Large-subunit ribosomal RNA, domain V from Comamonas sediminis, 583 nucleotides, folded computationally. The full RNA is in RNAcentral, with records from ENA. The coordinates come from a structure-prediction model, not an experiment, and the mean pLDDT is 84.

Context: one part of a larger RNA
RNA sequence: CCCGCGGAAAGACGGAAAGACCCCAUGAACCUUUACUGUAGCUUUGUAUUGGACUUUGAACAGAUCUGUGUAGGAUAGGUGGGAGGCUUUGAAGUGAGGAUGCUAGUUCUCAUGGAGCCAACGUUGAAAUACCACCCUGGUGUGUUUGAGGUUCUAACCUUGGUCCAUGAUCUGGAUCGGGGACAGUGCAUGGUAGGCAGUUUGACUGGGGCGGUCUCCUCCCAAAGCGUAACGGAGGAGUUCGAAGGUACGCUAGUUACGGUCGGACAUCGUGACGAUAGUGCAAUGGCAUAAGCGUGCUUAACUGCGAGACUGACAAGUCGAGCAGAUGCGAAAGCAGGACAUAGUGAUCCGGUGGUUCUGUAUGGAAGGGCCAUCGCUCAACGGAUAAAAGGUACUCUGGGGAUAACAGGCUGAUACCGCCCAAGAGUUCAUAUCGACGGCGGUGUUUGGCACCUCGAUGUCGGCUCAUCUCAUCCUGGGGCUGUAGUCGGUCCCAAGGGUAUGGCUGUUCGCCAUUUAAAGAGGUACGUGAGCUGGGUUUAAAACGUCGUGAGACAGUUUGGUCCCUAUCUUCCGUGGG
Numbered sequence: 001c002c003c004g005c006g007g008a009a010a011g012a013c014g015g016a017a018a019g020a021c022c023c024c025a026u027g028a029a030c031c032u033u034u035a036c037u038g039u040a041g042c043u044u045u046g047u048a049u050u051g052g053a054c055u056u057u058g059a060a061c062a063g064a065u066c067u068g069u070g071u072a073g074g075a076u077a078g079g080u081g082g083g084a085g086g087c088u089u090u091g092a093a094g095u096g097a098g099g100a101u102g103c104u105a106g107u108u109c110u111c112a113u114g115g116a117g118c119c120a121a122c123g124u125u126g127a128a129a130u131a132c133c134a135c136c137c138u139g140g141u142g143u144g145u146u147u148g149a150g151g152u153u154c155u156a157a158c159c160u161u162g163g164u165c166c167a168u169g170a171u172c173u174g175g176a177u178c179g180g181g182g183a184c185a186g187u188g189c190a191u192g193g194u195a196g197g198c199a200g201u202u203u204g205a206c207u208g209g210g211g212c213g214g215u216c217u218c219c220u221c222c223c224a225a226a227g228c229g230u231a232a233c234g235g236a237g238g239a240g241u242u243c244g245a246a247g248g249u250a251c252g253c254u255a256g257u258u259a260c261g262g263u264c265g266g267a268c269a270u271c272g273u274g275a276c277g278a279u280a281g282u283g284c285a286a287u288g289g290c291a292u293a294a295g296c297g298u299g300c301u302u303a304a305c306u307g308c309g310a311g312a313c314u315g316a317c318a319a320g321u322c323g324a325g326c327a328g329a330u331g332c333g334a335a336a337g338c339a340g341g342a343c344a345u346a347g348u349g350a351u352c353c354g355g356u357g358g359u360u361c362u363g364u365a366u367g368g369a370a371g372g373g374c375c376a377u378c379g380c381u382c383a384a385c386g387g388a389u390a391a392a393a394g395g396u397a398c399u400c401u402g403g404g405g406a407u408a409a410c411a412g413g414c415u416g417a418u419a420c421c422g423c424c425c426a427a428g429a430g431u432u433c434a435u436a437u438c439g440a441c442g443g444c445g446g447u448g449u450u451u452g453g454c455a456c457c458u459c460g461a462u463g464u465c466g467g468c469u470c471a472u473c474u475c476a477u478c479c480u481g482g483g484g485c486u487g488u489a490g491u492c493g494g495u496c497c498c499a500a501g502g503g504u505a506u507g508g509c510u511g512u513u514c515g516c517c518a519u520u521u522a523a524a525g526a527g528g529u530a531c532g533u534g535a536g537c538u539g540g541g542u543u544u545a546a547a548a549c550g551u552c553g554u555g556a557g558a559c560a561g562u563u564u565g566g567u568c569c570c571u572a573u574c575u576u577c578c579g580u581g582g583g
Stems, first nucleotide, its partner, number of pairs: 001583008010575003014570002022404004027400002029396004035201005041194003045190005051154012064141003068137001078136005085119003094113008158181003162178006204216003213233001217239006240385001241283001242342002247301007256276006281290002284347001286345003305328004311322003317386001330339003353379007361372002411458001412456001413454003417451001419447006428438002465540001466538003470532001471529005478503003481498006505519005546564004550559003
């Protein structure tokens, strides 16, 4: 060096399982509820199945019968018209008894008696006689018809999961019969309510992982690198309007601060003079403008008009912006002219659907109408603001699927703020004396060991704390060795330099690393090695499914809160290592 055999498991980011944690999907499934929308069920009402009688109480109609009092006036005059007579032995006045009504004055009806009268035009009244007739009004009574509601009752629909008999050897079913209930119940249709019992779904995005928080449209400035444009959970602020004058036009005017002077009067009111010169003002943020003023007034007014619009700016589009000029009608101005809102830039919402007004449009055989179109206008914090629907919240540790190292938790990597270690300066402490020792305020490094930042390999899997076992390296050395200085007398020490050869504890508590305690020791070092080591062990903790407590939640459930329980697989191919054999 080559080839075996027996072993061990450090590596082959070993094998196994398209990661179960995390995120994503306009994925799924279950579960919850005061999410949304439905729905079984329950219930309300109407109607059909559904009939008879009686009674109570309403409504309408018909015919009958009564009813009617302001004041004046014989007196209880409903209205209008006709009308000069009407009623009466078919029983008038009067009297007695009874009923009804009533404004207590009376009116009216029935019966008995009685035996011949009673009333009307007159004078009062807006209106003249219920003397007589007709048509009506107000309110009432009783009758009839139709109809509504309530009650009682009947039996013939209907029910009977009561008895007996038959089919029939039958706790079914059907029939017969006796009984019970009864137009109810039950059922059909329509209808209001309720309804996680059940169903279908929704439950946004951005995001230095996700969640929590914040934000989502528009305007101004910076970032923005002297055209435009330009990102971030970069730095600052505003808007979701206001005004019939704060618009148009003609004419006119100039703020503000400060010094001095001046009654009340004051730092600041109104007055005078000077200086500076736009610092003022602009409805509101900021920026850019503005004195010819766009700032501040007065007069007259409505161009805050209608129909258009050459040509440009800007934008992926859709939108957005500017605009001379033409026609009509108008305001101001002597006129030239100016005026199609406001110093400019925010003050906002597409489409569908629907409302209102107009219209020389259309009009399903024709004429109309309905409906539609066109013009004008109205209804959205559709604010997640280019707006998925008219209409929508949660849980999952019982979970599932597809994906992602596009994105978190472990480890590694980069970085080194933080951490640890060192150095520089030297104010000061050290009785005196900065530097034996300590060292403020500051400055400069090193390490990669803490807490982090980033998200670069790995999500078709790199097993995670601690212990056990076995280690190996570094030195910033705990002991043992050699030295310098000392505020080193000695013994003990302090501090610094060299040094990694060897060594560097047992118990109690806790899952603990750590830590505290007890007792030893020369000493009981600090770190790296995927916080060494689970194809070596363990499995106490963390981190599934069960269960409980506290707290939170309406609930399903949740909690770096607690508690009990809870499957740790692999026969070694290669590298490596140990032992051994052959060539």